């Protein structure tokens, strides 16, 4: 460097439920673990989702646990 062990230490936390926020997608906290070696961070390209009294849906909003890309990073068996 690659790689990711029936390894060790440490980490994150799906669904569901509870409380709060939001028009909504969804977010935050608690409980909880389906999973994750970047499931750490960034909406840059694509994708999907949302639509306030109604329709349209972007130059708006959301998803980083959909894919790609960028930045950063713990451990160390085998190669």
């Nucleotide at each position: 460097a690659u790689c990711g062990a029936a390894a060790a230490a440490g980490g994150c936390a799906a669904a569901a439920c509870c409380a709060g926020g939001g028009a909504g997608a969804c977010c935050u906290g608690g409980u909880g673990a389906c999973g994750c070696a970047a499931a750490g961070c960034c909406a840059u390209g694509g994708a999907c989702c949302c639509a306030a009294g109604u329709u349209u849906a972007a130059c708006g909003g959301g998803u980083a646990g959909c894919c790609a890309g960028g930045c950063u990073g713990c451990c160390g068996a085998a190669u």

Predicted 3D model of a 79-nucleotide RNA (c-di-GMP-I-GGC riboswitch aptamer). It was read from a public genome assembly, where an Rfam model found it. It matches the Rfam family "c-di-GMP-I-GGC riboswitch aptamer". Rfam 15.1 lists 1,298 matches to the family in 717 species. Its family is annotated with cyclic-di-GMP binding in the Gene Ontology.